A computed fold for a 342-nucleotide part of an RNA from Pinacopodium congolense, annotated as small-subunit ribosomal RNA, central domain. The prediction has a mean pLDDT of 87. It matches the Rfam family "Bacterial small subunit ribosomal RNA". Gene Ontology terms of the family: structural constituent of ribosome and ribosome.
[in-house]
Context: one part of a larger RNA
RNA sequence: UUGGGGGUAAAGCAUCUAUAGGUGGCUUUUUAAGUCUGUCGUCAAAUCCCAGGGCUCAACCUUAGACAGGCAGUGGAAUUUGCCAAGCUGGAGUACGGUAGGGGCAGAGGGAAUUUUUGGUGGAGCGGUGAAAUGUGUAGAGUUUGGAAAGAACACCAAUGGUGAAAGCACUCUAUUAGGCCAACACUAACAUUGAGAGACUAAAGCUAGGAGAGAGAAUGGGAUUAGAUACCCCAGUAGUCCUAGCAAUAAAUGAUGGAUAUUGGGCACUAUGCUUGUGUAGUGCUGUAGCUAAUGUAUUAAGUAUCAUACCUGGGGAGUACGUUCACAAGAAUAAAACUC
Numbered sequence: 001u002u003g004g005g006g007g008u009a010a011a012g013c014a015u016c017u018a019u020a021g022g023u024g025g026c027u028u029u030u031u032a033a034g035u036c037u038g039u040c041g042u043c044a045a046a047u048c049c050c051a052g053g054g055c056u057c058a059a060c061c062u063u064a065g066a067c068a069g070g071c072a073g074u075g076g077a078a079u080u081u082g083c084c085a086a087g088c089u090g091g092a093g094u095a096c097g098g099u100a101g102g103g104g105c106a107g108a109g110g111g112a113a114u115u116u117u118u119g120g121u122g123g124a125g126c127g128g129u130g131a132a133a134u135g136u137g138u139a140g141a142g143u144u145u146g147g148a149a150a151g152a153a154c155a156c157c158a159a160u161g162g163u164g165a166a167a168g169c170a171c172u173c174u175a176u177u178a179g180g181c182c183a184a185c186a187c188u189a190a191c192a193u194u195g196a197g198a199g200a201c202u203a204a205a206g207c208u209a210g211g212a213g214a215g216a217g218a219a220u221g222g223g224a225u226u227a228g229a230u231a232c233c234c235c236a237g238u239a240g241u242c243c244u245a246g247c248a249a250u251a252a253a254u255g256a257u258g259g260a261u262a263u264u265g266g267g268c269a270c271u272a273u274g275c276u277u278g279u280g281u282a283g284u285g286c287u288g289u290a291g292c293u294a295a296u297g298u299a300u301u302a303a304g305u306a307u308c309a310u311a312c313c314u315g316g317g318g319a320g321u322a323c324g325u326u327c328a329c330a331a332g333a334a335u336a337a338a339a340c341u342c
Base pairs, nucleotide, nucleotide: 004313005312007296008295012310015200016199017198021194022193023192025088026087027086028085031082033081034080035077036076037075038074039073041071042070043069049065051063052062053061054060091191092188093187094186097182098181099180103177104176106174107173108172109171110154114150115149116148117147118146119145120144125136126135162169163168206247207246208245209244210243211242215241220236221235222234223233259308260307261306262305263304266287267286268285269284270283271282272281273280274279275278291298292297315342316341317340324335325334326333327332
């Protein structure tokens, strides 16, 4: 390379948008590039194949001939792909009418809890643990009850539930904004799909600058435990956690399952919506037939049956490392070997 693969054995980019490129609905027409077919030329000889001939046979030598295939010219066909032109509505989209939602962003408001603070109460412990101690308290703690402040998170509702491309999103209200779905059938008329490179977004931790800092809390200190204890447990506690503006670009970023289209038995439940009220459409789950699978399992939300384009895999270790390059303030990220060894 061919072939074969990817839920779990190596292997789907974290996710989306989209350029080039690839692929692409139905009907009619043109053309004849692909395709099919006839013919002609050529592809030296030798070799190979085949039918003869010659060395006594054979190897060997020799004569004639052909298959298959390539390239170019020329004639023809028009099922199909392409091209040209015209049309169609089923794919796709737009408009109209509804509808659900923690989708995004901004602003305003709220109550419980916690801590601190300030009064009252009151007088000896509190706190913590397996047991303790460090800690805290007569300079009045803890308890209980008024006032005030701060920051962060939003109990119940809550669900196998909703929504978003994913990351994610939940107190309440308002403004604004994006997408989905259903119904009806008006319009456009294939406008579609995938997508190298590219761009956008991307949890937590981390970085830069400025704020904020209640709780919990890496690091750190102390107390225990222990042979030791750089831990698990306890008392404290900085960074960070929160906000604003930038950077970083990674996760077991998981459904460990990329996207699109078509198609293939049932049963039960939920969400949204339409109507004939038990069914249709769009989703979310459970159970299971055929099929598939090494098994586990999966099974109309496929890991079944097919098609399209894309990224990826090729024994374990060395190694997602070295070197080089690009990016980054840095930490690092991306790309990515080999020797050697089993």